The RNA shown here (SAM riboswitch aptamer (S box leader)) has 114 nucleotides and comes from a Deltaproteobacteria bacterium.
Lineage of the source: Bacteria > Pseudomonadati > Myxococcota > Myxococcia.
Its mean pLDDT, the model's own confidence on a scale to 100, is 83.
The sequence is in RNAcentral, with records from Ribocentre.

RNA sequence: AUCUUAUCACGAGUGGCAGAGGGACUGGCCCGUAGAAGCCACAGCAACCGGUUCCGCGCAUAGCGGAAUGUCAGGUGCUAACUCCAGCAAGGCGCAAGCCUUGAAAGAUAAGAA
Repeated sequence: AUCUUAUCACGAGUGGCAGAGGGACUGGCCCGUAGAAGCCACAGCAACCGGUUCCGCGCAUAGCGGAAUGUCAGGUGCUAACUCCAGCAAGGCGCAAGCCUUGAAAGAUAAGAA
RNA backbone atom coordinates (compact mmCIF):
# COMPACT_ATOMS: atom_id res chain seq x y z
C1' A A 1 0.00 0.00 0.00
C1' U A 2 -4.56 -3.60 -0.99
C1' C A 3 -9.14 -6.34 0.59
C1' U A 4 -13.19 -7.47 4.36
C1' U A 5 -16.20 -6.04 8.56
C1' A A 6 -17.77 -2.42 12.31
C1' U A 7 -18.16 2.63 13.91
C1' C A 8 -17.94 7.95 12.83
C1' A A 9 -24.10 10.17 18.12
C1' C A 10 -21.54 11.56 22.74
C1' G A 11 -16.88 12.74 25.03
C1' A A 12 -11.89 14.87 26.41
C1' G A 13 -6.03 20.08 27.09
C1' U A 14 -2.74 22.39 29.66
C1' G A 15 2.49 23.51 29.96
C1' G A 16 7.60 23.49 27.59
C1' C A 17 10.55 23.67 22.91
C1' A A 18 9.50 25.63 18.18
C1' G A 19 8.12 29.67 14.75
C1' A A 20 4.01 29.70 9.96
C1' G A 21 1.16 27.20 8.87
C1' G A 22 -3.29 23.92 9.81
C1' G A 23 -8.45 21.72 9.28
C1' A A 24 -6.89 14.30 4.01
C1' C A 25 -8.15 16.07 -1.39
C1' U A 26 -11.10 20.17 -4.39
C1' G A 27 -14.44 24.35 -3.52
C1' G A 28 -16.23 26.93 0.66
C1' C A 29 -16.01 28.36 5.50
C1' C A 30 -12.99 28.49 9.62
C1' C A 31 -8.57 28.07 13.15
C1' G A 32 -3.53 30.45 13.63
C1' U A 33 2.15 35.78 15.83
C1' A A 34 -3.38 36.75 21.96
C1' G A 35 1.51 31.46 18.55
C1' A A 36 -0.10 26.87 13.19
C1' A A 37 2.47 22.09 12.06
C1' G A 38 5.92 19.06 14.56
C1' C A 39 8.41 17.15 19.12
C1' C A 40 8.35 16.44 24.59
C1' A A 41 5.92 16.23 29.52
C1' C A 42 1.84 15.66 32.26
C1' A A 43 -3.47 15.38 32.20
C1' G A 44 -7.99 13.68 30.13
C1' C A 45 -11.73 11.06 26.82
C1' A A 46 -13.07 6.52 24.83
C1' A A 47 -14.83 0.02 25.46
C1' C A 48 -12.50 -1.43 18.74
C1' C A 49 -9.00 -5.46 20.62
C1' G A 50 -7.80 -7.57 25.37
C1' G A 51 -8.95 -8.66 30.79
C1' U A 52 -12.85 -9.37 34.22
C1' U A 53 -17.96 -9.97 37.02
C1' C A 54 -22.99 -11.43 36.74
C1' C A 55 -27.18 -13.29 33.83
C1' G A 56 -29.36 -16.14 29.61
C1' C A 57 -28.96 -20.04 25.66
C1' G A 58 -26.06 -24.53 25.67
C1' C A 59 -24.38 -31.59 27.64
C1' A A 60 -20.25 -28.28 28.15
C1' U A 61 -15.00 -26.21 32.03
C1' A A 62 -16.73 -25.20 23.82
C1' G A 63 -19.21 -21.30 21.81
C1' C A 64 -22.82 -17.34 21.36
C1' G A 65 -25.75 -13.32 23.35
C1' G A 66 -27.02 -9.64 27.14
C1' A A 67 -26.09 -6.28 31.49
C1' A A 68 -30.61 1.25 29.06
C1' U A 69 -22.96 2.78 27.58
C1' G A 70 -21.75 -3.81 33.41
C1' U A 71 -16.69 -3.05 34.75
C1' C A 72 -10.91 -2.44 34.16
C1' A A 73 -7.06 2.08 30.38
C1' G A 74 -3.04 -3.60 29.28
C1' G A 75 -2.77 -2.89 23.00
C1' U A 76 -4.34 0.91 19.57
C1' G A 77 -6.95 5.58 18.96
C1' C A 78 -8.55 10.38 20.10
C1' U A 79 -8.81 15.51 22.94
C1' A A 80 -11.99 23.36 17.66
C1' A A 81 -16.25 23.33 14.60
C1' C A 82 -21.50 16.58 12.97
C1' U A 83 -16.01 13.12 9.61
C1' C A 84 -16.44 21.65 10.08
C1' C A 85 -19.93 21.89 5.39
C1' A A 86 -20.47 20.42 0.35
C1' G A 87 -18.51 17.28 -3.78
C1' C A 88 -21.97 11.68 -6.62
C1' A A 89 -27.20 9.97 -6.83
C1' A A 90 -32.40 10.10 -5.46
C1' G A 91 -36.45 12.65 -3.19
C1' G A 92 -39.06 17.06 -0.96
C1' C A 93 -39.84 22.64 -0.56
C1' G A 94 -39.08 27.30 -3.40
C1' C A 95 -40.68 32.00 -9.11
C1' A A 96 -35.57 32.12 -8.07
C1' A A 97 -31.33 32.43 -5.09
C1' G A 98 -31.26 28.61 -2.22
C1' C A 99 -32.88 25.21 1.81
C1' C A 100 -34.03 20.22 3.81
C1' U A 101 -33.90 14.64 3.95
C1' U A 102 -31.90 9.83 2.63
C1' G A 103 -28.26 6.79 0.45
C1' A A 104 -23.46 6.31 -1.79
C1' A A 105 -18.37 7.75 -2.64
C1' A A 106 -14.09 9.50 -0.20
C1' G A 107 -11.61 9.82 4.44
C1' A A 108 -10.51 8.40 9.68
C1' U A 109 -10.12 4.59 13.57
C1' A A 110 -10.26 -0.51 15.07
C1' A A 111 -10.18 -5.75 14.26
C1' G A 112 -9.06 -9.34 10.74
C1' A A 113 -7.13 -11.29 5.78
C1' A A 114 -3.56 -12.01 1.88